[in-house]
A computed fold for a 343-nucleotide part of an RNA from an uncultured bacterium, annotated as small-subunit ribosomal RNA, central domain. The coordinates come from a structure-prediction model, not an experiment, and the mean pLDDT is 88. RNAcentral holds the full RNA, with entries from Greengenes.
Context: one part of a larger RNA
RNA sequence: CUGGGCGUAAAGCGUACGUAGGCUGUUACCUAAGUCAGAUGUGAAAGCCCUAGGCUCAACCUAGGAACUGCGUUUGAUACUGGGUGACUAGAGAUCGAUAGAGGAAAGUAGAAUUCUCGCAAGUAGUGGUGAAAUGCGUAGAUAUGCGGAGGAAUACUCGUGGCGAAGGCGGCUUUCUGGGUCUGAUCUGACGCUGUAGUACGAAAGCGUGGGUAGCAAACAGGAUUAGAUACCCUGGUAGUCCACGCCGUAAACUAUGUCUGCUAGUCGUUGGAGCAAUUCAGUGACGAAGUUAACACGUGAAGCAGACCGCCUGGGGAGUACGGUCGCAAGAUUAAAACUC
Numbered sequence: 001c002u003g004g005g006c007g008u009a010a011a012g013c014g015u016a017c018g019u020a021g022g023c024u025g026u027u028a029c030c031u032a033a034g035u036c037a038g039a040u041g042u043g044a045a046a047g048c049c050c051u052a053g054g055c056u057c058a059a060c061c062u063a064g065g066a067a068c069u070g071c072g073u074u075u076g077a078u079a080c081u082g083g084g085u086g087a088c089u090a091g092a093g094a095u096c097g098a099u100a101g102a103g104g105a106a107a108g109u110a111g112a113a114u115u116c117u118c119g120c121a122a123g124u125a126g127u128g129g130u131g132a133a134a135u136g137c138g139u140a141g142a143u144a145u146g147c148g149g150a151g152g153a154a155u156a157c158u159c160g161u162g163g164c165g166a167a168g169g170c171g172g173c174u175u176u177c178u179g180g181g182u183c184u185g186a187u188c189u190g191a192c193g194c195u196g197u198a199g200u201a202c203g204a205a206a207g208c209g210u211g212g213g214u215a216g217c218a219a220a221c222a223g224g225a226u227u228a229g230a231u232a233c234c235c236u237g238g239u240a241g242u243c244c245a246c247g248c249c250g251u252a253a254a255c256u257a258u259g260u261c262u263g264c265u266a267g268u269c270g271u272u273g274g275a276g277c278a279a280u281u282c283a284g285u286g287a288c289g290a291a292g293u294u295a296a297c298a299c300g301u302g303a304a305g306c307a308g309a310c311c312g313c314c315u316g317g318g319g320a321g322u323a324c325g326g327u328c329g330c331a332a333g334a335u336u337a338a339a340a341c342u343c
Base pairs, nucleotide, nucleotide: 004314005313006312007297008296012311014202015201016200017199021195022194023193025088026087027086028085029084030083031082033081034080035077036076037075038074039073040072041071042070049065050064051063052062053061054060091192092189093188094187095186096185097183098182099181103178104177105176106175107174108173109172110155115150116149118148119147120146121145126137127136163170164169207248208247209246210245211244212243216242217241221237222236223235224234259310260309261308262307263306264305267288268287269286270285271284272283273282274281275280292299293298316343317342318341325336326335327334328333
C1' cells in the first nucleotide's frame, strides 16, 4: 500500500447527453517508454542481522561479512502494456427494403355526460341528502320531463401482468412537422468503442410570477350533523388551484427501493412486433424454475449467478439532511454540509 459493502440492514445520482480522465477488438512489422535480465558506479559512518574476538560473564567494545530491497549509466530481451506504420471485420455506425407503436410538437374537429341567476313548453309540492337528520334549494314555480342555446374540462366501450418513451410520462378522431426502436438480406466505413468528476438538457404533483379561462371537482373558509369535545371523518355550500400561453421552481416511496455497458451459464409455459411454407429464429414483455447466489425473504439468460470496464454512494443511533458559510431561486425553498453534546 491492497482488502468490506450498496433489492429489504447504512449505501445506486430522478433520467439522459457528454468534456477531461480511466478502460479498450483481430493481425503483421518497427520502436523499446513501462516491464524483465546482466554489467558497472553509487547507496558515508554508526545502528539492525550473521560470524569471530576483548573486558571473569553480560551490558558494552573491536574486527570482518551480509544487507541497505533504491537511484544513475550501460549492454541486452520483446511475451504483455504504451508509441509508430500497414492490413482486417466478429464491436460500433451508415445506406437500401420492410414494420409496430397512447413517442413528441402544433392546428383542426366529433359525440356522450355534468353545469347554467340561459330561453321556451308542459306540470305541482316538494326536492336534495344521510346510519338517521339538518343546513341548502323550491309557490318569485323548484325537482322530475321535452326542445333549443352557451361554455369548460375529460375522452366510456375498444383496453390487454398490451404498446411507446432515457426517465418524468403518454389514451377520442383527422392533418402537418418530427425523434427513436425492431426485423430481413445485401452493400459500405474500418475500432470510429464503453464509462463518465465537472458541465448541459429534460424532469410527476404541489407551489410561484404575468395575462387569460373557470363546467365539474375542490385545500382554505362558512354552515349543518356526529361527539364529552370534534379546529376531523359524514352532509350542504365554496375560493385558490385544477385548464391555456409564456417564464420560474428542480423536488417525490422520481421504486424494479436493484447505476451504465460487455461476455459467459439448463429449461418450461404465456404474450407483443418482425423474418420464415414450416421446424425455428431475432428483438421486447410476463409467470415458474437447473446450476449457482443469499442472513433469510427471495433472485435466477431483463440475475441479486460467474467475470470484466467505468462512475456514484455507505462507515453505530440521536443531534441532522439541521446550523454556519457558499451557490441557485421572485418567494417557498433547493443544493452542498458539519460540530458540541448525548446513548